Small-subunit ribosomal RNA, 5' domain from an uncultured bacterium, 472 nucleotides, folded computationally.
Context: one part of a larger RNA
RNA sequence: GGAUUAACGCUGGCGGCGUGCCUAACGUAUGCAAGUCGAACGACCCUUCGGGGUCAGUGGCGGAUGGGUGAGUAACACGUAGGAAGCUACCUCCAACUGGGGAAUACCCCCGCGAAAGCAGGGUUAAUACCCCAUAGUCCCUUCGGGGUAAAGAUUUAUCGGUUGGAGAGGCGCCUGCGUCCUAUCAGCUUGUUGGUGGGGUAAUGGCUUACCAAGGCUAUGACGGGUAGGGGCUUUGAGAGGAGAGACCCCCACAAUGGGACUGAGACACGGCCCAUACUCCUACGGGAGGCAGCAACUGGGAAUCUUGCGCAAUGCUCGAAAGAGUGACGCAGCGACGCCGCGUGGACGAAGAAGGCCUUCGGGUUGUAAAGUCCAAAAGCUAGGGAGGAAAUCUUGACUUAACCUAGCUCAAGCCCUGACUAACCACGUGCCAGCAGUCGCGGUGAUACGUGGAGGGCAAGCGUUAUCC
Numbered sequence: 001g002g003a004u005u006a007a008c009g010c011u012g013g014c015g016g017c018g019u020g021c022c023u024a025a026c027g028u029a030u031g032c033a034a035g036u037c038g039a040a041c042g043a044c045c046c047u048u049c050g051g052g053g054u055c056a057g058u059g060g061c062g063g064a065u066g067g068g069u070g071a072g073u074a075a076c077a078c079g080u081a082g083g084a085a086g087c088u089a090c091c092u093c094c095a096a097c098u099g100g101g102g103a104a105u106a107c108c109c110c111c112g113c114g115a116a117a118g119c120a121g122g123g124u125u126a127a128u129a130c131c132c133c134a135u136a137g138u139c140c141c142u143u144c145g146g147g148g149u150a151a152a153g154a155u156u157u158a159u160c161g162g163u164u165g166g167a168g169a170g171g172c173g174c175c176u177g178c179g180u181c182c183u184a185u186c187a188g189c190u191u192g193u194u195g196g197u198g199g200g201g202u203a204a205u206g207g208c209u210u211a212c213c214a215a216g217g218c219u220a221u222g223a224c225g226g227g228u229a230g231g232g233g234c235u236u237u238g239a240g241a242g243g244a245g246a247g248a249c250c251c252c253c254a255c256a257a258u259g260g261g262a263c264u265g266a267g268a269c270a271c272g273g274c275c276c277a278u279a280c281u282c283c284u285a286c287g288g289g290a291g292g293c294a295g296c297a298a299c300u301g302g303g304a305a306u307c308u309u310g311c312g313c314a315a316u317g318c319u320c321g322a323a324a325g326a327g328u329g330a331c332g333c334a335g336c337g338a339c340g341c342c343g344c345g346u347g348g349a350c351g352a353a354g355a356a357g358g359c360c361u362u363c364g365g366g367u368u369g370u371a372a373a374g375u376c377c378a379a380a381a382g383c384u385a386g387g388g389a390g391g392a393a394a395u396c397u398u399g400a401c402u403u404a405a406c407c408u409a410g411c412u413c414a415a416g417c418c419c420u421g422a423c424u425a426a427c428c429a430c431g432u433g434c435c436a437g438c439a440g441u442c443g444c445g446g447u448g449a450u451a452c453g454u455g456g457a458g459g460g461c462a463a464g465c466g467u468u469a470u471c472c
Stems, first nucleotide, its partner, number of pairs: 001472004006468005013344006019337002021302001027299002030297003035061003040058002043054004068255003077180007086172003091168008099133004108123003112119002139148003153160003181227003188218003193215008230252004234245004257278005280291004308334001310333003316330001317328004347377004357368004381412007391401001416461005421442003427456005437444002
């Protein structure tokens, strides 16, 4: 000098774009953050018999996305380049099929238990829920003889579906080469350990697991241990090499009070699902129950320090739906903070051999200073009144923002902070008297202090200016 998710002191006019718990992955009151489909189903209500509506229930799809955080992790976690033994709902394309039958069950009714959360028994009923039979190839298994597995209808007259097989796209799982912090005051580590065979398991390879067999495997090119840490694109500094950082945005990973587990499912070992244990909080009729903000706001606490319990689904996107549409604290906006960057303004021109006041003075004057006053002109922003696009695509309609941008008329008005001994641009007077104080370094101050304090003058930057902290 540059930089920062900054903080502190003094000061503070406006706008645009960004950005805002770095600390306690501490604890949380309250509200909201994941629903949707009646064109799968029964039931109920209304009906002009055309149809319309409905909390809950059965069923389907979605809740594995989006959003948060950085605890853990030194690892195939990430980056990059490859690989083979895999899976894939929705979407696209190709081929074939979509025949027949059955038994239940929720809701509901009856009757109980319980403070509640909730639960038991009996009865009735439907389906794109469940089951059976048939059919069967370009599917699967095979000892090549053969054996085996499927479907669902709905609105309506043209669609949406269903089943099987193949291909694609996108997604995911797995393996490998190389790269990836400090420490030797960590030197030896390892028994499923290293390899093989058989069995098991997985979508799939594999000690992934198990039995047996062999005795291997890694290591000063740093194993093992300890410490620290999410990784990258990027950002910052630097001429570069390099160093540092990992906030915002994007990609990947990991986590969801702590630890463990599986279920469902195409996909999870699942933030707002389930079970168990633990700690904590709450309710209780003491028998037993409920909960998880590292979602958006908000609160307590911690801290030098970090915002509104706002508006809207109008746009973009996502989920569901045939659609209309519904939902969406994603998102779009608004609010707060000079926290940062950028832009604008606080007026412009003329105006005295130069008012007053202040300061200095050799008392002549000098300086503040064209500065002010005064004259003419102007209007960035705000308020009031009137007009007013664009964001809306898509014929009609649809705007949270919005009292918006912009235009016209009237009124009104905004400069501070630091420094002036040298480094370092800028000097005098008074006060003080090694005191009070200053200070980044050198150093100033003990009676002529350009270094302390005040005043005047000056220098620098400017809605900021200084200080502190950190990095280069």
Its Rfam family is "Bacterial small subunit ribosomal RNA".
The prediction has a mean pLDDT of 84.